[in-house]
Molecule: c-di-GMP-I-GGC riboswitch aptamer
Organism: Desulfonema ishimotonii
RNA sequence: ACAGAUAAUGCCAAACCCGUCGUGAGGCGGGGACGGAAAGCCACGGGUCUUUUGGUGAAGACAGCCGGGUUGCCACGG
Repeated sequence: ACAGAUAAUGCCAAACCCGUCGUGAGGCGGGGACGGAAAGCCACGGGUCUUUUGGUGAAGACAGCCGGGUUGCCACGG
């Protein structure tokens, strides 16, 4: 470096429910755990979704869809 556990220490938290903000996709807080080794962070490429427009388009959302960038805990055996 690759790779990574029936290990350790901790971490995050899908669906669903409640509250709240937003026209909306969704965000945030609480409960809750399906999962996760970057499920930390960044909309850069692709993708999906929303709003708007007669339309080209415009403005947005998703990092737990894939890739990329960046930071990083543990670590048996190979």